[in-house]
RNA sequence: GGAGUCGUCCGGGCGUACGCGUCGGCUCGGAAGGAUGGGGCCGCCGAGGAAAGUCCGAACACCACAGGACAGCGUGCCGGCUAACGGCCGGUCGGGGUGACCCGCAGGAAAGUGCCACAGAGAACAGACCGCCGAACGGCGCUCCUUCGACAGGCUCAGGACGAGCGGGCCGAGGGGGCGCGCGUGGCAAGGGUGAAACGGUGCGGUAAGAGCGCACCGCGCCCCGGGUGACCGGGGUGGCACGGCAAACCCCACGCGGUGCAAGAGCGAAUAGGGAGGCAGCCCGCCGUGAGGCGGGCGAGGCUGGUCCGGCCCACGCCUCCGGGUAAGCUCGCUGGAGGCGCGCGGCAACGCGCGCCCGAGAGGAAUGUCCGCCGCCGCCGGGUUUCCGGCGGAACAGGAUUCGGCUUACAGGACAACUCCGGCC
Numbered sequence: 001g002g003a004g005u006c007g008u009c010c011g012g013g014c015g016u017a018c019g020c021g022u023c024g025g026c027u028c029g030g031a032a033g034g035a036u037g038g039g040g041c042c043g044c045c046g047a048g049g050a051a052a053g054u055c056c057g058a059a060c061a062c063c064a065c066a067g068g069a070c071a072g073c074g075u076g077c078c079g080g081c082u083a084a085c086g087g088c089c090g091g092u093c094g095g096g097g098u099g100a101c102c103c104g105c106a107g108g109a110a111a112g113u114g115c116c117a118c119a120g121a122g123a124a125c126a127g128a129c130c131g132c133c134g135a136a137c138g139g140c141g142c143u144c145c146u147u148c149g150a151c152a153g154g155c156u157c158a159g160g161a162c163g164a165g166c167g168g169g170c171c172g173a174g175g176g177g178g179c180g181c182g183c184g185u186g187g188c189a190a191g192g193g194u195g196a197a198a199c200g201g202u203g204c205g206g207u208a209a210g211a212g213c214g215c216a217c218c219g220c221g222c223c224c225c226g227g228g229u230g231a232c233c234g235g236g237g238u239g240g241c242a243c244g245g246c247a248a249a250c251c252c253c254a255c256g257c258g259g260u261g262c263a264a265g266a267g268c269g270a271a272u273a274g275g276g277a278g279g280c281a282g283c284c285c286g287c288c289g290u291g292a293g294g295c296g297g298g299c300g301a302g303g304c305u306g307g308u309c310c311g312g313c314c315c316a317c318g319c320c321u322c323c324g325g326g327u328a329a330g331c332u333c334g335c336u337g338g339a340g341g342c343g344c345g346c347g348g349c350a351a352c353g354c355g356c357g358c359c360c361g362a363g364a365g366g367a368a369u370g371u372c373c374g375c376c377g378c379c380g381c382c383g384g385g386u387u388u389c390c391g392g393c394g395g396a397a398c399a400g401g402a403u404u405c406g407g408c409u410u411a412c413a414g415g416a417c418a419a420c421u422c423c424g425g426c427c
Base pairs, nucleotide, nucleotide: 001423002422003421004420005419007417008416009415010414012376013375014374015373017371018370020046021045023043024042025041026040027039028038048398052409053408055407056406057405058404059403060261061260062259063258072257073256074255075254076253077091078090079089080088081087092106093104094103095102096101107252108251112250113249114246115245116244129192130191131188132187133186136185137184138183139181140180141179142178143177144176145175146174147173148172154170155169156168157167200218201217202216203215204214205213219241220239221238222237223236224235225234226233227232265333266332267331268330275323276322277321278320279319280318282299283298284297285296286295287294288293302314303313304312305311340359341358342357343356344355345354346353347352378395379394380393381392382391383390384389
């Protein structure tokens, strides 16, 4: 200098104005009726690292519940942390990377059942398409030996030449041996080929060719020894290999698990309409009726008209007062100070734990947190100067509380810091 790995943190700052919301204070006005409701002013305060997805685990609340078993669901290497967890930390094993480091849906396939598409000869007590072999049996070819037959014929050979004779050999059949072919019966599974996977791997020996057939190493099973809390690791012996894969197929083993979620749930509860008790005044006139009585009007008592009067309205299927139960997405509580945060010290590799000190930051109802401007900071572009600098223009993500907490996962412009690895160059 280049290329990477990993972790932690930040995710604009200050200020003015206006707007929105809770709370506190002051204040205003009312109504069929009621409420902690409504309006105005002032003041304080007002989202996140993920507030999100609602995927796990809890607190809390209500409902259910003697105990046990089955079923069902979840978790699944080992140890630790924690209130708990499917989370976190440390380790083991397996895989990837030169490395820092990363990834793992990591119990059991010799308890049983089941499945293994396509391709392929054969897919689990396997199989022979190409191929390899020619050991064994048969066949064919060549060759050697031997036996037999006719001594009739043909051919041929050596003994100097010619002739005769004698002799030998071949041509036929049977038996045996050797060599070859790879045609049939066969032997093999090394190599090729198919496949995600082909019934241990590599090498040497061996063989007709081969094969754990034999041997060495590796793998695997079993036994023993040593180390480790453990997962597991190391070593020795032994077995010639018996045991392919899938459990995110059923299943087996171990452990865990009741349901519903703050609209949980508790309290208070008006008006209206039901329920219960009690109370309410008559008098006069007119009409109808034989009458008991009925209808209408007037005066008056009472009630309503939220201070009073007038006026208005109601008065028995009515009105008034009181009591009791229920009810409103009505009100209050639950509600935010908590497995809380920060700092220091101690213990621990760490997660985390303990002790001391300091701090308190929305609480909300279907739901407020926004906008403009100024200055500063960051990034980009342009212009001037050209080390620093000045000016102008533009940009800055994902998103957002609703009982609370611990995790996981997902989204995210830009930036800061720490540690580590590999490669190259120079001293």
Molecule: Bacterial RNase P class A
Organism: Anaeromyxobacter sp.